[in-house]
RNA sequence: GCGCGUAUAGCUCAGUGGUUAGAGCACCACUCUUAUAAAGUGGGGGUCGAUGGUUCAAGUCCAUCUACGCGCA
Numbered sequence: 001g002c003g004c005g006u007a008u009a010g011c012u013c014a015g016u017g018g019u020u021a022g023a024g025c026a027c028c029a030c031u032c033u034u035a036u037a038a039a040g041u042g043g044g045g046g047u048c049g050a051u052g053g054u055u056c057a058a059g060u061c062c063a064u065c066u067a068c069g070c071g072c073a
Stems, first nucleotide, its partner, number of pairs: 001072007010025004018056001027043005049065005
């Protein structure tokens, strides 16, 4: 330099163009316990890597860029 892939919560990951963006773990509170852990209940936390485009409507489709990974040279 060229090609392919990935980017969504603190972490690991779901999410068919259409109702308010979700799960597990983690975090906080409460219940339980002498206390902790475990278990149970509830809660906080996201502008979906960036910028533009298509569309009535974009996390999802398209383009460019950025970061990371793999391959080729």
Model confidence (mean pLDDT): 82 of 100.
The RNA shown here (transfer RNA) has 73 nucleotides and comes from a Patescibacteria group bacterium.
NCBI's taxonomy places the organism under Bacteria, Bacteria candidate phyla.
The sequence was found in a public genome assembly.
It matches the Rfam family "tRNA". Rfam describes the family as follows. Transfer RNA (tRNA) molecules are approximately 80 nucleotides in length.